[in-house]
């Protein structure tokens, strides 16, 4: 003084906020308009690198066939601390994205 190559999709949770819907309130109207509220438990919604699952991908044994396939297994480890911090979508926010970044050890 250096060191990332840690794989992707999809649901799903921890969290997350206010498009929409429900709720509460004001408000027009008379049978539904319109504003406000997340200091509204919620349905829709956003969602984890260090949460889950399944799937595909990748790397590796072995069987079978016989020249690139089919089956069957193994593996894809490890990830502590700080940031009340800065920036990005979206409506908006975040454990989302910058980022397994940056600092510390």
């Nucleotide at each position: 003084g250096g060191a990332a190559a840690g794989u992707g999709u999809a649901c799903c949770u921890a969290g997350g906020g206010u498009u929409c819907c429900a709720c509460a309130c004001c408000u027009g109207u008379u049978u539904u308009u319109g504003g406000u509220g997340g200091u509204u438990c919620g349905g829709u919604c956003c969602g984890a690198g260090c949460g889950g699952u399944a799937c595909a991908a990748g790397c590796u044994g072995g069987u079978u066939a016989a020249u690139u396939a089919a089956c069957c297994g193994g593996u894809u480890a490890c990830a502590c601390c700080g940031a009340u911090a800065g920036g990005g979508a979206u409506a908006a926010a975040a454990g989302c994205c910058c980022a397994g970044g940056c600092g510390g050890u």
Molecule: Guanidine-I riboswitch aptamer
Organism: Desulforadius tongensis